[in-house]
C1' cells in the first nucleotide's frame, strides 16, 4: 500500500429502516441473627466521529479515526 472483519451500557454481546435490549456487574429493597445465594425494582447509551439518502438510520451510501486478521 491492497483486501476482509469489527467499533452499541462498566464488561460480554443482541437488535435485517419504525422511539436500542439481554446476561453479568452497580444501587436500593425483600428474605436471613448476619453474610452469601435467591427474588423484585432502579439507574446506566450523543449506537467511534462527520456528512448524505429517507417521513423516519444502529441498520443504506460517502469520508474519516481506532482495533484485529490476511496479502505484498
Nucleotide at each position: 500500500g491492497c483486501c476482509g472483519a469489527g467499533g452499541u451500557a462498566g464488561c460480554u454481546c443482541a437488535a435485517u429502516g419504525g422511539u436500542a435490549g439481554a446476561g453479568c456487574a452497580a444501587u436500593a429493597g425483600u428474605u436471613u441473627u448476619g453474610u452469601a445465594a435467591a427474588c423484585u425494582a432502579u439507574a446506566g447509551g450523543u449506537u467511534g466521529g462527520a456528512g448524505g439518502u429517507u417521513c423516519g438510520a444502529u441498520c443504506c451510501c460517502u469520508c474519516u479515526c481506532c482495533u484485529c486478521g490476511g496479502c505484498u
This is a predicted structure of a 72-nucleotide RNA (transfer RNA) from Candidatus Portnoybacteria bacterium CG08_land_8_20_14_0_20_40_83.
Lineage of the source: Bacteria > Bacteria candidate phyla > Candidatus Portnoyibacteriota.
Its Rfam family is "tRNA". Rfam describes the family as follows. Transfer RNA (tRNA) molecules are approximately 80 nucleotides in length.
Its mean pLDDT, the model's own confidence on a scale to 100, is 82.